[in-house]
RNA sequence: UUAUCGAAAGGGCAAAUCCAGUGAAAACUGGAGACGCAAAGCCACGGGCCUAAAGCUUUACGCCAAGGCAGCCGGGUUUCCGAA
Numbered sequence: 001u002u003a004u005c006g007a008a009a010g011g012g013c014a015a016a017u018c019c020a021g022u023g024a025a026a027a028c029u030g031g032a033g034a035c036g037c038a039a040a041g042c043c044a045c046g047g048g049c050c051u052a053a054a055g056c057u058u059u060a061c062g063c064c065a066a067g068g069c070a071g072c073c074g075g076g077u078u079u080c081c082g083a084a
Stems, first nucleotide, its partner, number of pairs: 005082002012037002017032006035071001041077003045074003048069003055063002057060001
């Protein structure tokens, strides 16, 4: 110096759940709270998953993302510390 690596120290994030708000919903935001996380930082680019308001249709337990999920996987990009 590097990383298909992860000891220590300092710091960081925050699942479920509850409260408030936004939203048609999925979900998101804030507060409380910690299951976990070395990218659990950021980007919906590929796959996947969730929702289905509007729209469509054979009017239905139907289809459909222009709505979401980065804490599902891959990819891109930035990045703290440095024992073995």
This is a predicted structure of an 84-nucleotide RNA (c-di-GMP-I riboswitch aptamer) from a Bacillota bacterium. Its Rfam family is "c-di-GMP-I riboswitch aptamer". Its family is annotated with cyclic-di-GMP binding in the Gene Ontology. The coordinates come from a structure-prediction model, not an experiment, and the mean pLDDT is 87.